[in-house]
RNA sequence: AAUCCGUCUGCGCGGAGAGGGUCCGGCCUGCGCCCGGAACGCCGAAGGCGCAAUUUCCGCCCGGAAACGCUCAGGCACACGAACGGCAGACGACGC
Numbered sequence: 001a002a003u004c005c006g007u008c009u010g011c012g013c014g015g016a017g018a019g020g021g022u023c024c025g026g027c028c029u030g031c032g033c034c035c036g037g038a039a040c041g042c043c044g045a046a047g048g049c050g051c052a053a054u055u056u057c058c059g060c061c062c063g064g065a066a067a068c069g070c071u072c073a074g075g076c077a078c079a080c081g082a083a084c085g086g087c088a089g090a091c092g093a094c095g096c
Stems, first nucleotide, its partner, number of pairs: 005092007013085002019040001022038005041076003047072001048070003054064002
């Protein structure tokens, strides 16, 4: 140096769950779709918070920390989004 590792970015890439329910208002000649609000019922894989599994050869302390828990936020046809994964690139780190 490269691989591995970390961060970021890209990809018509893969990617789960839960009322396409009810009521009110708007739009409309009207129905429906759509938009906004409310109550109730639910989901958890943006984010956030918490416990703490867990984290160096062993023990303790400090720190970190989950896909576990909470559901504040977000979401409950499709779409969008989506932790995580795959491929590629950039930067960084390690140092043969």